[in-house]
Context: one part of a larger RNA
RNA sequence: CGAACGUUAGCGGCGGGCCUAACACAUGCAAGUCGCACGAGAAAAGGGCUUCGGCCCCCAGUAAAGUGGCGGACGGGUGAGUAACACGUGGAUAAUCUGCCUUUCAGUUGGGGAUAACUGUCCGAAAGGAUAGCUAAUACCGAAUUCGUCGGCGGGACCUUCGGGUACUGUCGGGAAAGCCGGCCUCUACAUGUAAGCUGGCGCUGGAAGAGGAGUCCGCGGCCCAUCAGCUAGUUGGCGGGGUAAUGGCCCACCAAGGCUAAGACGGGUAGCUGGUCUGAGAGGAUGAUCAGCCACACUGGGACUGAGACACGGCCCAGACUCCUACGGGAGGCAGCAGUGGGGAAUAUUGGGCAAUGGGCGCAAGCCUGACCCAGCCACGCCGCGUGAGUGAUGAAGGCCUUCGGGUCGUAAAGCUCUGUGGGGAGGGACGAAACCUGGCGACCUAACACGUCGUUAGCUGACGGUACCUCCUUAGCAAGCACCGGCUAACUCCGUGCCAGCAGCCGCGGUAAUACGGAGGGUGCAAACGUUGCUC
Numbered sequence: 001c002g003a004a005c006g007u008u009a010g011c012g013g014c015g016g017g018c019c020u021a022a023c024a025c026a027u028g029c030a031a032g033u034c035g036c037a038c039g040a041g042a043a044a045a046g047g048g049c050u051u052c053g054g055c056c057c058c059c060a061g062u063a064a065a066g067u068g069g070c071g072g073a074c075g076g077g078u079g080a081g082u083a084a085c086a087c088g089u090g091g092a093u094a095a096u097c098u099g100c101c102u103u104u105c106a107g108u109u110g111g112g113g114a115u116a117a118c119u120g121u122c123c124g125a126a127a128g129g130a131u132a133g134c135u136a137a138u139a140c141c142g143a144a145u146u147c148g149u150c151g152g153c154g155g156g157a158c159c160u161u162c163g164g165g166u167a168c169u170g171u172c173g174g175g176a177a178a179g180c181c182g183g184c185c186u187c188u189a190c191a192u193g194u195a196a197g198c199u200g201g202c203g204c205u206g207g208a209a210g211a212g213g214a215g216u217c218c219g220c221g222g223c224c225c226a227u228c229a230g231c232u233a234g235u236u237g238g239c240g241g242g243g244u245a246a247u248g249g250c251c252c253a254c255c256a257a258g259g260c261u262a263a264g265a266c267g268g269g270u271a272g273c274u275g276g277u278c279u280g281a282g283a284g285g286a287u288g289a290u291c292a293g294c295c296a297c298a299c300u301g302g303g304a305c306u307g308a309g310a311c312a313c314g315g316c317c318c319a320g321a322c323u324c325c326u327a328c329g330g331g332a333g334g335c336a337g338c339a340g341u342g343g344g345g346a347a348u349a350u351u352g353g354g355c356a357a358u359g360g361g362c363g364c365a366a367g368c369c370u371g372a373c374c375c376a377g378c379c380a381c382g383c384c385g386c387g388u389g390a391g392u393g394a395u396g397a398a399g400g401c402c403u404u405c406g407g408g409u410c411g412u413a414a415a416g417c418u419c420u421g422u423g424g425g426g427a428g429g430g431a432c433g434a435a436a437c438c439u440g441g442c443g444a445c446c447u448a449a450c451a452c453g454u455c456g457u458u459a460g461c462u463g464a465c466g467g468u469a470c471c472u473c474c475u476u477a478g479c480a481a482g483c484a485c486c487g488g489c490u491a492a493c494u495c496c497g498u499g500c501c502a503g504c505a506g507c508c509g510c511g512g513u514a515a516u517a518c519g520g521a522g523g524g525u526g527c528a529a530a531c532g533u534u535g536c537u538c
Stems, first nucleotide, its partner, number of pairs: 001535001003534005010386006016379002018344001023342003027339003032070003037067002046057004077297003087221007096214003101210008109143001111141002118133006149174007157166003179202006188195003223269003230260003235257004240252003272294004276287004299320005322333004350376001352375003358372001359370004389419004399410004423479001424475006433465001438460008482527005487508003493522005503510002
């Protein structure tokens, strides 16, 4: 140290957990949401009636589906590729784009034709498809209008990298939109209350500014090999075009003959980069797990479509390999999301709970979705903390080991006595994390209005973890210590067994009959819920 292996193992907190096959994947879940954009619209259960065929109510304008909008470009994974403007850092964009959000200016008029769903008919084993007919919209298409804006032709001013840019001004031309929901009756109409109207909210269209995001370009910086020395034809530059949001051989036609290189081109090998991490007195060396920023990839290769944004992990098309279904005609699939399986490997976890919090998508909202996330489970994988008892106790008990047979040592160690109750067990209480949204009350503002709406205040609602943490009481020293080493380096010594055997070993080296070095025992030393070994790095 993201470790592994061996022996051992009481508890807790905080972290971490496929480094190997970017190998193949059964199953479930991981991206939906909106009925306040739109048209249509079931069934079961229950209730009633019945001529027993059925019908009605309710379920319910619900479910499921369809058109339409927003989101699926975020979030999550992986490190294959990449030695490159990929990354880091500092700049440029007078060469650019930007949905949602904020501020602001100006609008939101009046029409049309379709189409899915649906109902028929037909094809197919299926996946799915064809055809006829009906219908709506914030879907689609004309028309009107034009404060900005865009384009052409002019004018003077300022700035400039001399390419052009900025603001002002004249004229001509092009070019927008969509509605939905609530409340009210002061004015008008019918005169009940609604409509025009008023009022409020969410939208829609054209601009301007901002914020955040993105594209492109440039200086500098960071691997190895010279047993790689020359490389290059869209190559280097120009003119003109195409293409793009935008510069550019990015692409094309023509013209010129250039461009790079020992300050290492070209080629080969290796590799995601960084903040950081480990080590070191530092300089440096090594590294890039977890967390954070950027990049690249999504079975392999290629391509575009839609869109503000993709050349798109859980979208589409083509080709390939593989797997599955098939009625052999044809179809379906992509865990480098979370779990999980096989395989590989010394080696790496649950097919768990919840949206309560934080964050995200949609929605006016209620809310729905969310394997992001928050939690729980497994593993001494790491760090940290705690415990395995405390005090007293000498006939220095028994027993073990050693002995010069006197004794020494294990050793205050044990027993005994007096205590304590962490962890464990039992009983009772029991959280913080939650405040919002929303609903009700009150007040203020707006208003014709005591509606609606906005703001403030007050009460109520909401906890996966979890009956968890924590607190109180009770219980019994009762349930909780091992591992390695003891020849020198290096802290720690004796006996027995063995006899160059069996064995040890990091280096020096031990063992051939008294081995502090092998094996066992007693004793000791060092660490301690760990201790050793191996591997990698400083």